[in-house]
C1' cells in the first nucleotide's frame, strides 16, 4: 500500500422472529425461568365441501417463495445440469433495466372449512443496483 479476520459501534436486509416488566446465571455482554403487550403458526363445531375409509401398487399431512419440467441417466436413489411457478434486492405502488433464491425441515397412520375454545413460535443468517412517475413523509426557510 494492497487484501484478509475479529472485536465494539451506527445505519440497514430476508423473515412471524420485536418491545416492556420481574427474578436468576455472574458484575458487563449474553443466556435462562415466568407474566404481559405485539406479530405469526397449528388444532378444532353447525353449514359447506368431500363422498369415503382400509389393503396391494404408491398411507397421509404441516411450516416455508423455494413448486414443477427436460438432460446427463441409470431399475432406484443419491449428484450434477439447464429451465420454470413463486420470491427477494434502504418510505410505498407502477414501469424499464440489472443482480440473486427457487431450499431445508417437521408430524407419525392422523387433521378439509371451522365460531367459541385449545395450543406453539418470536430463531437463524446477513451487508447493499440503479433510474424515470406518482403518493407520502421528514428536516430546512
Nucleotide at each position: 500500500a494492497a487484501g484478509a479476520a475479529a472485536a465494539c459501534g451506527u445505519c440497514g436486509c430476508c423473515a412471524a422472529g420485536u418491545c416492556c416488566c420481574g427474578g436468576g446465571c455472574c458484575g458487563c455482554a449474553g443466556c435462562c425461568c415466568g407474566g404481559g403487550a405485539g406479530c405469526g403458526g397449528g388444532g378444532g363445531a353447525c353449514c359447506c365441501g368431500c363422498a369415503u375409509c382400509c389393503c396391494u401398487c404408491u398411507g397421509g399431512g404441516g411450516c416455508g417463495c423455494a413448486u414443477c419440467g427436460c438432460c446427463g441417466u441409470c431399475a432406484a436413489c443419491a449428484c450434477g445440469g439447464c429451465g420454470u411457478a413463486g420470491g427477494g434486492c434502504a418510505c410505498c405502488u407502477u414501469u424499464c433495466g440489472g443482480c440473486c433464491c427457487g431450499a431445508g425441515c417437521c408430524c407419525g397412520u392422523c387433521a378439509g372449512c371451522u365460531a367459541a375454545c385449545c395450543u406453539c413460535g418470536c430463531a437463524g443468517g446477513c451487508g447493499u443496483c440503479g433510474a424515470a412517475a406518482g403518493g407520502g413523509a421528514a428536516a430546512g426557510a